This is a predicted structure of a 476-nucleotide part of an RNA (small-subunit ribosomal RNA, 3' major domain) from an uncultured bacterium. RNAcentral holds the full RNA, with entries from ENA, Greengenes and SILVA. It matches the Rfam family "Bacterial small subunit ribosomal RNA". Rfam links the family to the GO terms structural constituent of ribosome and ribosome.

Context: one part of a larger RNA
RNA sequence: UGACGGGGGCCCGCACAAGCGGUGGAGCAUGUGGUUUAAUUCGAUGCUACGCGAAGAACCUUACCUGGGCUUGACAUCUGGGGAAUCCCCCCGAAAGGGGGGAGUGCCUUCGGGAACCCCAAGACAGGUGGUGCAUGGUUGUCGUCAGCUCGUGUCGUGAGAUGUUGGAUUAAGUUCCGCAACGAGCGCAACCCCCAUCCAGUAGUUGCUAACAUUGAGUUGAGCACUCUACGGAGACUGCCGGCGUCAAGCUGGAGGAAGGUGGGGAUGACGUCAAAUCAUCAUGCCCCUUACGCCCAGGGCCACACACGUGCUACAAUGGGUGGUACAACGGGUUGCCACGGCGCAAGCCGGAGCGAAUCUCUCAAAGCCAUCCUCAGUUCGGAUCGGGGGCUGCAACUCGCCCCCGUGAAGUCGGAAUCGCCAGUAACCGCCGAUCAGCAUGCGGCGGUGAAUACGUUCCCGGGCCUUGUACA
Numbered sequence: 001u002g003a004c005g006g007g008g009g010c011c012c013g014c015a016c017a018a019g020c021g022g023u024g025g026a027g028c029a030u031g032u033g034g035u036u037u038a039a040u041u042c043g044a045u046g047c048u049a050c051g052c053g054a055a056g057a058a059c060c061u062u063a064c065c066u067g068g069g070c071u072u073g074a075c076a077u078c079u080g081g082g083g084a085a086u087c088c089c090c091c092c093g094a095a096a097g098g099g100g101g102g103a104g105u106g107c108c109u110u111c112g113g114g115a116a117c118c119c120c121a122a123g124a125c126a127g128g129u130g131g132u133g134c135a136u137g138g139u140u141g142u143c144g145u146c147a148g149c150u151c152g153u154g155u156c157g158u159g160a161g162a163u164g165u166u167g168g169a170u171u172a173a174g175u176u177c178c179g180c181a182a183c184g185a186g187c188g189c190a191a192c193c194c195c196c197a198u199c200c201a202g203u204a205g206u207u208g209c210u211a212a213c214a215u216u217g218a219g220u221u222g223a224g225c226a227c228u229c230u231a232c233g234g235a236g237a238c239u240g241c242c243g244g245c246g247u248c249a250a251g252c253u254g255g256a257g258g259a260a261g262g263u264g265g266g267g268a269u270g271a272c273g274u275c276a277a278a279u280c281a282u283c284a285u286g287c288c289c290c291u292u293a294c295g296c297c298c299a300g301g302g303c304c305a306c307a308c309a310c311g312u313g314c315u316a317c318a319a320u321g322g323g324u325g326g327u328a329c330a331a332c333g334g335g336u337u338g339c340c341a342c343g344g345c346g347c348a349a350g351c352c353g354g355a356g357c358g359a360a361u362c363u364c365u366c367a368a369a370g371c372c373a374u375c376c377u378c379a380g381u382u383c384g385g386a387u388c389g390g391g392g393g394c395u396g397c398a399a400c401u402c403g404c405c406c407c408c409g410u411g412a413a414g415u416c417g418g419a420a421u422c423g424c425c426a427g428u429a430a431c432c433g434c435c436g437a438u439c440a441g442c443a444u445g446c447g448g449c450g451g452u453g454a455a456u457a458c459g460u461u462c463c464c465g466g467g468c469c470u471u472g473u474a475c476a
Base pairs, nucleotide, nucleotide: 001476002475003473004472005471007470008469009468010467011466012465013464015460016459019424020423021422022421023420026315027314028313029312030311031310032309033308034306035305042053043052064301065300066299067298068297069296070295073125077124078123079121080120081119082118083117086103087102088101089100090099091098092097107114108113127290128289130288131287132286136284137283138279139278140277141275143273148187149186150185151184152183153182154163155162156161167178168177169176193267194266195265196264198235199234200233202232203231204230205229208225209224213222214221238261241255242254243253244252245251317417321376322375323374324373325372326371327370333364334363335362338357339356342353343352344351345350383414388409389408390407391406392405393404394403430452431451432450433449434448435447436446
């Protein structure tokens, strides 16, 4: 100087408390451990691994296993020889691969040849998701959006170093003010960026509006852009104003005006560093290792195994509920090898026709919870839907291992969950549906969107994490 303390002081955070809903029990989905296996590829492992890499494992993916094959190799550059390229057929074969036959002659050319492309040969070389994240770059997690981490000069100290950065007050903040052997400065904080909330007698109108007229079943059409909206631009909030408190300060508190206050609500943004944290399998890369194979191709299998254990979820155990009928209101987004109106067929999944739309114009798209009416009357039930049987649909070369959906039947566990444990402070939690990426198909996961919409916070003693000062230390 740091680190640490079941030392002290001050102060924060859904850290506790207060409250609401869960997890832990059940069934199922998914990840992991373990076990099994020819293989169940690999990585991630307290917080910070475990619906994680995987925003899509039937083949492919695929890195694993078994078997069948290939070696200058699936891919790159170079040399020699031959052939345009390309297409078709036959035999063995599961394919890959191996063997054989035929068609075909292009472009440029100073005619020797040349440029793509293909085949053969030899060798330089290719190739490796083989090893090492304790050789690395890059990227990322975490402490932590925490309030900090440093430097120049000066001063003090033999020196390590200190001072500044401590102190008083204040803040979300090393935020600001005051003081001070310090005076300044940098990286952080904040602001500048994006979205949301108000307004514009701003601009623009093939969306919106009857607001005024005409018209229609309907903003449907004429017409108009005033309003809504869309998009771009601008205004607006700064403790600016007033009272009180405060050191005359920074600021705190109450009030006015205002759509909005005192960082308005979100986002992006992550200082010096810590964990030899994670990743050699995204990529790059040193070194090591394999090179008829640790490379390459193919078929099938596996990654989907199941006596168990854990994490994350979904659905429930019902009556503020379940069924049936009727009826209302979104937002974000996607769409041409696509989204599909409308009509017909089918109980349905879906199918057959088929208009429009590269989309504020057409479409996905009836949002659902809600509301109205009615049945069920507390029951393992008209709760719950696992499991299994049968039939059917869709995608795809192909759904046996191993996809999703529909219909009929079957109806399991489950009556609110031990110890323990998680999330959340407001348009939040909880409940409800919708869209999207990936994607042929496949979502209870993930990313977004809107609808309905709470309870509680006395307080900081205690648990956890953190910041500043101080104290002890036999630790570095």